Record summary: Transfer RNA from a Puniceicoccales bacterium, 74 nucleotides, folded computationally. NCBI's taxonomy places the organism under Bacteria, Pseudomonadati, Verrucomicrobiota, Opitutia, Puniceicoccales. The sequence was found in a public genome assembly. Model confidence (mean pLDDT): 81 of 100.
[in-house]
RNA sequence: GGGGGAUUAGCUCAGUUGGUUAGAGCAUUAGCAUGACACGCUAGGGGUCAUUGGUUCGAAUCCAGUAUCUCCCA
Numbered sequence: 001g002g003g004g005g006a007u008u009a010g011c012u013c014a015g016u017u018g019g020u021u022a023g024a025g026c027a028u029u030a031g032c033a034u035g036a037c038a039c040g041c042u043a044g045g046g047g048u049c050a051u052u053g054g055u056u057c058g059a060a061u062c063c064a065g066u067a068u069c070u071c072c073c074a
Stems, first nucleotide, its partner, number of pairs: 001073007010026004019057001028044005050066005
């Protein structure tokens, strides 16, 4: 220098080829339970879907640029 992949909650990841509210596990907060802790049960909080534009009635999803990480080729 060329090409491919990834970026979604604090962490690890789904999201079925554009459409009803963006979800799970762990973590965290409150309550229950216990003499107390852990385990367990119930409820809750937490997201500009990396970022900037574009397409569309409608974008996490499609297109382009940028950024970071990673793999391959030279």